A computed fold for a 159-nucleotide RNA, annotated as c-di-AMP riboswitch aptamer (ydaO/yuaA leader). Its mean pLDDT, the model's own confidence on a scale to 100, is 76.

RNA sequence: CGUGCGCACGCGUCGAAUCCCGCAAGGGAACCGGGGAACCAUCGAAUUGGGGUGAAUCGGGCGUCGUCCGCCGUGGUGGCACGGCUGGAUUUACGCGCGUAGGAGACCUUCCCGCUCCGAACCCGUCAGCUAACCCGGUAGGCGAUACGGAAGGAAAGG
Numbered sequence: 001c002g003u004g005c006g007c008a009c010g011c012g013u014c015g016a017a018u019c020c021c022g023c024a025a026g027g028g029a030a031c032c033g034g035g036g037a038a039c040c041a042u043c044g045a046a047u048u049g050g051g052g053u054g055a056a057u058c059g060g061g062c063g064u065c066g067u068c069c070g071c072c073g074u075g076g077u078g079g080c081a082c083g084g085c086u087g088g089a090u091u092u093a094c095g096c097g098c099g100u101a102g103g104a105g106a107c108c109u110u111c112c113c114g115c116u117c118c119g120a121a122c123c124c125g126u127c128a129g130c131u132a133a134c135c136c137g138g139u140a141g142g143c144g145a146u147a148c149g150g151a152a153g154g155a156a157a158g159g
Base pairs, nucleotide, nucleotide: 011144012143013142014141018029019028020027021026030139031138032137033136034135035134040129049127050124051123052122053121058099059098061096062095063094064093066090067089068088069087070085071084072083073082074081075080102118103117104116105115107154108153109152110151111150112149
């Protein structure tokens, strides 16, 4: 000097997930989500359920389990049963990768051009279109160390 890890204080970022009061329990504001009329919409649905939060949908490929067929072997009077397969077909589910609707990226918005990523997970429980009044909830968790570049407008800071 560089790199890795840990802790603290900051800065920033995905997200609704922040702020204030209180010794605490808890309360309030703000933001977010769900339920819920008329009108409108839907016109049959029904376990192949349906729905919600979220950007996280939709494809096709390979493989596995299962099912069916075929072949072989064994048992049986027969129907058939059991086992095997580098065999074929096939729906659901699962796994692995490839794309994709869509989403994010350091002052903010818009435009242009690229790059790097994400494209999950969970919940309700047979039930919910929209929806005024009204009712019910949430305020978590994770991540980053130059976080692309250019233009216009604005804001902030400094002088």
It matches the Rfam family "c-di-AMP riboswitch aptamer (ydaO/yuaA leader)". On this family, see Barrick et al., Proc Natl Acad Sci U S A 2004: "New RNA motifs suggest an expanded scope for riboswitches in bacterial genetic control". Of the family's consensus pairs, 92% are formed in the model.